[in-house]
């Protein structure tokens, strides 16, 4: 010289990532409440089954008319904050929540583990989710961009351009450990 995914610190990518409160639109003239009409025996907050407790012919659930009338989640442009596996998705296990208890299933939140994705955008989709034609996400395709390697050409003090390929356990810089010289 070099080898070890070595270790530590600091950084870069850009329409970069995420979070928070306020505002705005949507949710929606929906849920819900009251009153009327109709109907006529069931009903009780994710679904099914069982149990318990209540309500109900002094009218349950449903439908319809009128009056009043939301919210959460998701979204938008800016601000602030934290950051560069930022973050996202899938999945095993465990714990918890969801207006009585148990069981099953589904949903949501959190934690550990495992796997995939460098980042962004667009298009398609008879996938999932969602109120939705928004958004998110799965799959497929395309484009742009950053980084490293290789090749070619130019330049000249290691840079630019083109092409191909790889992946963040990466890349750049500095310091450092062991082996080795």
């Nucleotide at each position: 010289a070099g080898u070890a995914a070595g270790g530590a610190u600091a950084g870069a990518g850009g329409a970069g990532c995420a979070a928070a409160a306020a505002c705005c639109a949507u949710c929606a003239g929906u849920a819900c409440a009251c009153a009327g009409u109709u109907u006529g025996a069931g009903g009780a907050c994710u679904a099914u089954g069982a149990g318990a407790u209540c309500c109900g012919a002094a009218g349950a659930a449903g439908a319809u008319u009128g009056u009043g009338a939301a919210a959460a989640g998701g979204g938008g442009a800016a601000u602030u904050u934290g950051c560069c596996g930022a973050a996202g998705c899938u999945u095993u296990u465990g714990a918890g929540a969801a207006a009585c208890u148990c069981a099953u299933a589904a949903u949501c939140u959190c934690a550990c583990g495992a796997g995939c994705u460098g980042g962004u955008u667009c298009u398609g989709u008879u996938g999932u989710u969602g109120a939705a034609c928004a958004a998110a996400u799965g799959c497929a395709g395309a484009a742009c961009u950053g980084u490293c390697a290789u090749a070619u050409a130019g330049g000249u003090u290691u840079c630019u351009a083109u092409a191909u390929g790889g992946a963040g356990g990466g890349c750049u810089a500095u310091c450092u450990u062991a082996c080795g010289c």

Predicted 3D model of a 181-nucleotide RNA (Lysine riboswitch aptamer) from Ureibacillus sinduriensis BLB-1 = JCM 15800. The sequence is in RNAcentral, with records from Rfam and Ribocentre. RNAcentral records the identical sequence in 2 taxa. Of the family's consensus pairs, 96% are formed in the model. The coordinates come from a structure-prediction model, not an experiment, and the mean pLDDT is 79. Lineage of the source: Bacteria > Caryophanales > Caryophanaceae > Ureibacillus > Ureibacillus sinduriensis. Rfam family: Lysine riboswitch aptamer. Gene Ontology term of the family: lysine biosynthetic process. Rfam describes the family as follows. Riboswitches are metabolite binding domains within certain messenger RNAs that serve as precision sensors for their corresponding targets.